[in-house]
RNA sequence: AAUCAAAAACUGCCGAGUUUCCGCAAACCGGAAAACGGGGGAACCAUCUUUUGGGUGAAUUGGCCUCGCUUCACAGUGGCCAUAGGGGAACCUUCUACCGAACCCUCCAGCUAACCUCGUAGGCAUUGGAAGGAGUCACC
Numbered sequence: 001a002a003u004c005a006a007a008a009a010c011u012g013c014c015g016a017g018u019u020u021c022c023g024c025a026a027a028c029c030g031g032a033a034a035a036c037g038g039g040g041g042a043a044c045c046a047u048c049u050u051u052u053g054g055g056u057g058a059a060u061u062g063g064c065c066u067c068g069c070u071u072c073a074c075a076g077u078g079g080c081c082a083u084a085g086g087g088g089a090a091c092c093u094u095c096u097a098c099c100g101a102a103c104c105c106u107c108c109a110g111c112u113a114a115c116c117u118c119g120u121a122g123g124c125a126u127u128g129g130a131a132g133g134a135g136u137c138a139c140c
Base pairs, nucleotide, nucleotide: 011125012124013123014122018034019033020032021031022030023029035120036119037118038117039116040115045110053105054104055103056102061082062081063080064079065078068077069076085099086098091133092132093131094130095129096128
């Protein structure tokens, strides 16, 4: 000097998952409020798939593996490759790169006003890169 790794702070990112107040020395504990988000729940409408259930979420749907593993079969499940879809330091479009999970309820649920009820996590890191477009501000 360069490279790699770790920690902290600032600044941000995915996500609904933030703020204020009270109690306590304090808190990720208890409570209240606001804000954001989810579920249940009429009429009308829809469905009569009742057997193959439903929900949060972008995370759905397939092909191949001498027809993988497993099974009487259905179903389930492993690896790889694709794919509906998805996010990113102002915005839009296109290309490219990346993600394309996980969990919950338990025989029950379409939509759904009033109403009832629940959550306030967790994780991560410089903005991946390129082209085009349309604006804003400042100065002359």